[in-house]
RNA sequence: CCGUGCUAGGCGGGGAGCCAGCGGUGCCCUGUACCUGCAAUCCGCUAUAGCAGGGCUGAAUUCCGGUCCGAGGCUUUUCGCCCGGUGGGACUGCAUCGGUUAAGUGGUGUUGAAGGCCGGGUCCCGCGCGGCGGAGCGCUAUGAAUCCCGUCAGGUCCGAGAGGAAGCAGCGGUAAAUAGUUGUCUCCGGGUGCCGCGGGACUACCUGGCCGGAGCCGGCUGGCCGGAGCAAGCCAAAGGGUAAGGACGACGGCCGGUGCACGG
Numbered sequence: 001c002c003g004u005g006c007u008a009g010g011c012g013g014g015g016a017g018c019c020a021g022c023g024g025u026g027c028c029c030u031g032u033a034c035c036u037g038c039a040a041u042c043c044g045c046u047a048u049a050g051c052a053g054g055g056c057u058g059a060a061u062u063c064c065g066g067u068c069c070g071a072g073g074c075u076u077u078u079c080g081c082c083c084g085g086u087g088g089g090a091c092u093g094c095a096u097c098g099g100u101u102a103a104g105u106g107g108u109g110u111u112g113a114a115g116g117c118c119g120g121g122u123c124c125c126g127c128g129c130g131g132c133g134g135a136g137c138g139c140u141a142u143g144a145a146u147c148c149c150g151u152c153a154g155g156u157c158c159g160a161g162a163g164g165a166a167g168c169a170g171c172g173g174u175a176a177a178u179a180g181u182u183g184u185c186u187c188c189g190g191g192u193g194c195c196g197c198g199g200g201a202c203u204a205c206c207u208g209g210c211c212g213g214a215g216c217c218g219g220c221u222g223g224c225c226g227g228a229g230c231a232a233g234c235c236a237a238a239g240g241g242u243a244a245g246g247a248c249g250a251c252g253g254c255c256g257g258u259g260c261a262c263g264g
Base pairs, nucleotide, nucleotide: 001264002263003262004261005260006259009057010056011055012030013029014028015027020046021045022044023043024042034054035053036052037051038050063257064256065255066254067253068252072248074246075245076244077243080242081241082240083239086236087235088234091233092232093230094229096227097226098225099224100223101222103221104220105219106217107216108215115211116210117209118208119207120206121205122204123200124199125198126197127196128195129193130192132189133188134187135186136185137183138181139180140179141178142177148173149172150171151170156165157164158163
C1' cells in the first nucleotide's frame, strides 16, 4: 500500500416553549436525513440524561474536533421609534350653539341716550250711527172673454102705458200677479266703516307728550362661562415593522483527527 472481516460511531440538526434539569411528542427554522411502538388533564430519563425492538452503513463525500459564514427564533435598550386599524375625549386645537362682557370695530345719541311718568294705536267685548244687501210696508205703472166693481150706447126681458129689471161691447176702477221705486218707514244679515261712545286686555311692537342730561345697542373681532360635537395633537389596549447590542444557532465552506484482527 492492497484485500477480507469487525468495532467505536453514524443513519439528521437547531430555536423558542415545557421542565429542577435533559431528551422526545406538538410549534417554528433548516432541507431530504432507516423502520415499528409510546406521549400535553404529556411521555421517557438523571449528568453516559428519550426508552424498547429490528434493520442498514461503517473508519471516511458519510464519524469526531476547531474555525468562518449564517437561515431562524429568543432577549436588552424598551412603557424606545415608525406604521395602519380599534376605542376614548380629561387636556391642547378646530368648528358650532347659548349666555355674559364691552377692550377693539361698527351703529345710534345734545336735532337729546339710559331711566321715570302720562297717553294713543295694533288686540277683545258691548252699544250707537253710517254704508251695503235682502225681505216687508208704502207708492207708481201694467193688470180679468165670463164666473170682480161702477157706469152701462145698442140690443134683450117685464109692463097697455108711465116706468122698471138683468146686462154684452166701450169707458173708468180694482184683486191676485208682474215690473219699477231716487221713500221721512220697519225688520234681518255681514269677509261692512281712515265713524262715535263705554269697558277690558296691555306680554310684545309702533307712536305722542313731559321730566331727565350721556350714554345706549351688541352685527363682527377679542375675553370669560356653559352645552352638544370632530378626533389632528393626546390617551388606552392589542397587532405589525425597525436600529444597535447580547446569548444560542440549522445548512454550508475551510483546516485537522480517527481503532482491532487476519492474509498478500